[in-house]
Context: one part of a larger RNA
């Protein structure tokens, strides 16, 4: 490297969102001939290799010939393909316009109740948390539990759901305002404008960092009390960072669909949700609508299951079946996602990334 792959054996990048170079690319005409194919000339020294015949007695060796030198340059011709160039179309793509629709999608301000803490006030008088027993803790300075009234911080029970949004990350109490994007009608409109995507840009839990707030409740560290042969732990009791806000870094997750890049065609069915659209039929209305059944078409999201694939496992129009286009990654185990350089970062560190060795 050819070649093989990549759900679970090594192996899809945290999203690949947005993209730039690159590769790839719909339909129809005409023109060019750069690719491409065909014939012809030349060139590709010789000696070497191969092959075939021939000469020394054979052979090494020479001779002579024929092949190969995969290739280069020229000349003429051919126009299918693939590429420029031109014109033209709509099936890709998008774009308006109407109409419907939907949602925990993102930001911001504002408001709410339950709980759950502190404080003052009432009443009330031994105990009361806790545990597998206990004990540390708290309480006669009046604790737990019960009223009442105020403060504060955090999260929003029930709906809630095999559902719902979103590129992932994640998103959940109501309300207003600002803002992204998705589904279906139906009309026009642009005329290939597309995919994919090395770099590069954005985002990107939790934990950490840095200033400034802010702490209720929860708790790494630490302290005390059990347990234990000890007990640096698992119960227990207190508790600082932290969780929270705001600006500004970190760039990592089992960033997972129980490990599956993105995009297009194609290839039985059955059956649930959510959503829009529709057919037809009944109620209820003046009508428009509104309900209820029912047909049938998309999107989305589960279960099952034929072909079909798999090493089974299982997956099966949300493929892991049947093809194509780019992208990224793997090549025995440790050594090691580590050393060393380099980039980044305030640091923790991250990202790129070996080799002696060893089995």
């Nucleotide at each position: 490297u050819u070649g093989g792959g990549c759900g679970u054996a090594a192996a899809g990048g945290g999203u690949c969102g947005u993209g730039u170079a690159g590769g790839c690319g719909g339909c129809u005409u005409g023109a060019u001939a750069a690719g491409u194919u065909a014939u012809c000339u030349u060139u590709g020294a010789a000696a070497g290799u191969c092959c075939a015949a021939u000469g020394c007695u054979u052979a090494a060796c020479a001779u002579u010939g024929a092949a190969a030198u995969u290739g280069g340059a020229g000349a003429u011709a051919a126009g299918a393909c693939u590429g420029u160039c031109a014109a033209a179309c709509u099936a890709g793509a998008g774009u308006u316009u109407u109409c419907u629709u939907u949602a925990g999608g993102g930001g911001g301000a504002u408001u709410g109740g339950a709980a759950c803490u502190c404080a003052a006030g009432g009443a009330g008088g031994a105990g009361u948390a806790g545990u597998g027993a206990a004990a540390u803790g708290c309480g006669u300075u009046g604790a737990u539990a019960c009223c009442u009234u105020g403060g504060g911080g955090a999260a929003c029970a029930c709906c809630g759901a095999u559902g719902g949004c979103g590129a992932a990350g994640g998103c959940a109490a109501g309300u207003c305002c600002c803002u992204g994007g998705g589904a279906g009608a139906a009309a026009a409109c642009u005329g290939a404008c597309g995919c994919u995507g090395a770099g590069a840009c954005a985002c990107g839990a939790a934990a950490g960092c840095u200033a400034g707030g802010g702490g209720a409740g929860c708790g790494a560290a630490g302290c005390a009390g059990a347990u234990u042969a000890g007990a640096g732990a698992c119960c227990u009791g207190c508790g600082u960072a932290g969780u929270c806000c705001u600006a500004g870094c970190c760039c990592u997750a089992a960033a997972c669909g129980a490990a599956u890049g993105u995009c297009u065609g194609c290839u039985a069915c059955c059956u649930g949700c959510a959503u829009g659209a529709u057919u037809u039929u009944g109620u209820a209305u003046u009508u428009a609508u509104a309900c209820a059944a029912u047909u049938u078409c998309g999107u989305g999201u589960g279960g099952g299951a034929a072909a079909g694939g798999u090493a089974a496992c299982c997956c099966g129009u949300u493929a892991a079946g049947c093809a194509g286009a780019c992208c990224g990654c793997c090549u025995g185990g440790g050594g090691a996602g580590u050393a060393c350089g380099a980039c980044c970062g305030c640091a923790a560190g991250g990202u790129u990334a070996a080799a002696a060795c060893u089995c």
Predicted 3D model of a 359-nucleotide part of an RNA (small-subunit ribosomal RNA, central domain) from a Candidatus Roizmanbacteria bacterium. The sequence was found in a public genome assembly. The prediction has a mean pLDDT of 81. Its Rfam family is "Bacterial small subunit ribosomal RNA". Gene Ontology terms of the family: ribosome and structural constituent of ribosome.